[in-house]
Context: one part of a larger RNA
RNA sequence: CUGGGCGUAAAGGGAGCGCAGGCGGGAGAUCAAGCUUGGAGUCUAAUUCCGGGGCCUAACCUCGGGUUUGCUUCAGGAACUGGUUUUCUUGGAUGGGUUAAGGGUUGGCGGAAUUCCGGGUGUAGCGGUGGAAUGCGUAGAUAUCCGGAGGAACACCGAUGGCGAAGGCAGCCAACUGGUACCACAUCGACGCUCAUGCUCGAAAGCGUGGGGAGCAAACAGGAUUAGAUACCCUGGUAGUCCACGCCGUAAACGAUGUCCGCUAGGCGCCUGAUUUAGUUUGGGUGCCGCAGCUAACGCAUUAAGCGGACCGCCUGGGGAGUACGACCGCAAGGUUGAAACUC
Numbered sequence: 001c002u003g004g005g006c007g008u009a010a011a012g013g014g015a016g017c018g019c020a021g022g023c024g025g026g027a028g029a030u031c032a033a034g035c036u037u038g039g040a041g042u043c044u045a046a047u048u049c050c051g052g053g054g055c056c057u058a059a060c061c062u063c064g065g066g067u068u069u070g071c072u073u074c075a076g077g078a079a080c081u082g083g084u085u086u087u088c089u090u091g092g093a094u095g096g097g098u099u100a101a102g103g104g105u106u107g108g109c110g111g112a113a114u115u116c117c118g119g120g121u122g123u124a125g126c127g128g129u130g131g132a133a134u135g136c137g138u139a140g141a142u143a144u145c146c147g148g149a150g151g152a153a154c155a156c157c158g159a160u161g162g163c164g165a166a167g168g169c170a171g172c173c174a175a176c177u178g179g180u181a182c183c184a185c186a187u188c189g190a191c192g193c194u195c196a197u198g199c200u201c202g203a204a205a206g207c208g209u210g211g212g213g214a215g216c217a218a219a220c221a222g223g224a225u226u227a228g229a230u231a232c233c234c235u236g237g238u239a240g241u242c243c244a245c246g247c248c249g250u251a252a253a254c255g256a257u258g259u260c261c262g263c264u265a266g267g268c269g270c271c272u273g274a275u276u277u278a279g280u281u282u283g284g285g286u287g288c289c290g291c292a293g294c295u296a297a298c299g300c301a302u303u304a305a306g307c308g309g310a311c312c313g314c315c316u317g318g319g320g321a322g323u324a325c326g327a328c329c330g331c332a333a334g335g336u337u338g339a340a341a342c343u344c
Stems, first nucleotide, its partner, number of pairs: 003316004007298002012312001014201004021194003025088007033081002035077008049065006091191001092188004096183003103177007110154001115149007125136002162169002206247006215241002220236004258311006266289009293300002317344003326337004
């Protein structure tokens, strides 16, 4: 490069927005760039191929044809792609009326529990384990009652449930704010889809500055266990976990399944609209089962991994290696990009 692929074998970018690019709905008119028909010019050495001729034959030499897939130009065609223009409403958007929700940010409030402090009662144990010990306690612990302080997290509801692009989001109230879905109309009239580079968001851990620190708890210390025990168990315990601002930019960032559109049997739940007197009917979402079909199998199956289309990302035997080098980013930790020798 041509292919074949990407749920689990190698392979979907962590997610979104979006410039360039690629692709793009119905009808009419027009142009003729792509496309197409014919003509002309040019390219056309030898060689190769087809037919013939000349050396006794062959090699060799030679004539004609073909080939030279191309380029330029002229005249014509108009289905398709494209350009221009007119028009349409199904895609898309806006307006109107409703709607459910842990969507986001900020502030305030609440109760339970743990710990600590003060006080009361009370006395010899408590705690912990497989069993113990370290530890705490007569300077009065544990237990129990009252009061106070402080930090973090929100039992029940709670779900196979909801919301969000993903990460993720849960006590209650308020303010500000984003998105979805449905209904019947109105308006605009293809305004759309995807998206390299780019920009933004992005769990946990980690980093910087300043706060905060109840519980938990890397590191660390001690007690056990053990042949040893740099562990598992126990008693402690510092970073951290929390807040503000700024970095980091990774993950089994998973549905291990990119986004969008169309099409292809059904059955049973749940959430949420509209509708109906009712049996219901009809949307959007979220699950289970299952046909055709697909799949190496497992399984998937209108929420596809089925049948097709558009665009992007990625894979190409294992190890070496997500390493080295270089570059870019970062305060650092490190991240992104990403080989080769060698070896099987």
Molecule: small-subunit ribosomal RNA, central domain
Organism: uncultured bacterium